The prediction has a mean pLDDT of 76. The RNA shown here (Bacterial large signal recognition particle RNA) has 265 nucleotides and comes from Tepidanaerobacter acetatoxydans Re1.
């Protein structure tokens, strides 16, 4: 070095979960990889960590080690973003209330601003006039089956009679009350009046006049202060999602190295 027969070993691996721990069954990844029995109210084991039975390969493309690679899983939020949600009012914003100022815009002002002075009005009280409305009064008319009046046919009652009495209907009149008229009288009231007289009041406003001669105003912008609000922005808390990190395990794949015994030639 070659041949034959063996042995170790291999005949899938990994993640999460579960477990004191390991492996399996079930889930997921890888991707093709002997068979049978067992098993989540588990099953089998104990650091040589599935057990039992059967088969195949076998010292290498297949076993072992190191490096590489990185599918996929798990944990964590490092930073940031998004969407709900709760709170705050400090902030600065947004919206809003009020005040001050007068730089800008506007309005107003030599056809005279602000200011000062004189008068009138607006306001109050009393009286009057008028208007309107109500009531009363006045005039006319209607108005009572009996319990109002007058007259009372008929009928009734009393009386010997003469005569007398009460009285329904009818007719006439009236009461309470009703209706109409009248605006002549009285009284009350008023969201009434280019009304009148007298007195009071005088802050503001309106108006007439006088003095004097350039500002006045604060609507908008602006600045400062102040009140409120919490849709939005902002800050804080918590939830969900996403991106990007960190930690950890890690399949397929790639590279390098290592690996036993017997016999014969």
């Nucleotide at each position: 070095c070659c041949g034959u027969g063996c042995u170790a070993g291999a005949u899938g691996g990994g993640g999460a979960g579960g477990c004191a721990g390991c492996g399996g069954u079930g889930c997921c990844c890888u991707g093709u990889a002997c068979c049978c029995a067992c098993a989540a109210u588990c099953c089998g084991c104990u650091a040589c960590a599935g057990u039992g039975g059967g088969g195949u390969c076998g010292a290498a493309u297949u076993c072992c080690c190191u490096c590489u690679a990185g599918a996929g899983g798990u944990c964590u939020u490092u930073u940031c973003c998004c969407u709900g949600u709760g709170a705050g009012g400090u902030c600065u914003g947004g919206c809003u209330u009020u005040g001050a100022c007068a730089a800008g815009u506007g309005g107003u002002g030599a056809c005279g601003a602000u200011g000062a002075c004189c008068g009138g009005g607006u306001c109050c009280u009393g009286c009057g006039c008028a208007a309107u409305g109500g009531a009363a009064a006045c005039u006319u008319u209607c108005g009572a089956a009996c319990c109002c009046c007058g007259u009372c046919a008929g009928g009734u009652c009393c009386g010997g009679g003469a005569g007398g009495a009460a009285g329904c209907a009818g007719c006439g009149g009236u009461a309470a009350g009703g209706a109409a008229g009248c605006c002549c009288u009285u009284u009350c009231a008023u969201g009434u009046g280019c009304c009148g007289c007298a007195g009071g009041g005088g802050a503001g406003c309106c108006u007439g006049g006088u003095c004097g001669g350039a500002g006045c105003u604060a609507a908008c912008u602006g600045u400062c202060a102040u009140u409120g609000u919490a849709a939005c922005g902002c800050u804080c808390g918590g939830a969900g999602g996403g991106a990007u990190g960190g930690a950890u395990c890690g399949a397929c794949g790639g590279a390098g190295g290592g690996u036993g015994c017997a016999c014969g030639g």
It matches the Rfam family "Bacterial large signal recognition particle RNA". About the family: The signal recognition particle (SRP) is a universally conserved ribonucleoprotein involved in the co-translational targeting of proteins to membranes. It is annotated as a non-coding RNA gene. Its Rfam clan is "SRP clan".